[in-house]
RNA sequence: CUCUUAUCAAGAGCGGUGGAGGGACCGGCCCGAGGAAACCGCGGCAACCUUCAAACAUAUUGUUUGAAAAAGGUGCCAAGUCCUGCAAAGCAUGUUUGCUUUGAAAGAUGAGAG
Numbered sequence: 001c002u003c004u005u006a007u008c009a010a011g012a013g014c015g016g017u018g019g020a021g022g023g024a025c026c027g028g029c030c031c032g033a034g035g036a037a038a039c040c041g042c043g044g045c046a047a048c049c050u051u052c053a054a055a056c057a058u059a060u061u062g063u064u065u066g067a068a069a070a071a072g073g074u075g076c077c078a079a080g081u082c083c084u085g086c087a088a089a090g091c092a093u094g095u096u097u098g099c100u101u102u103g104a105a106a107g108a109u110g111a112g113a114g
Base pairs, nucleotide, nucleotide: 001114002113003112004111005110006109007108008107013042014041015040016039017038021031022030023029025085027083028082043077044076045075048073049072050068051067052066053065054064055063056062057061081106086103087102088101089100090099091098092097
């Protein structure tokens, strides 16, 4: 980097270095000199991998449910993935257009494979 698959309305920040950007992209709307990104230290959240127990199936082992966070691997700690982008349905509207719902796309993270 590509593919497969699961999840994405909840949750959780202080200090130091650093100095102007950041929220993937588009259009918005926000955050930021009362200090952005990045890096470091410490802390926390969560429960994907993990650990424990039970049940079921099985050829190794797998699936489901429940519990834990003590150990280890990631991840995350403004705003719903901040909103939107494509399609369908419904409602409102004189037109333009707006709103709601569902699905897709794109993206993020984990696990597995190449």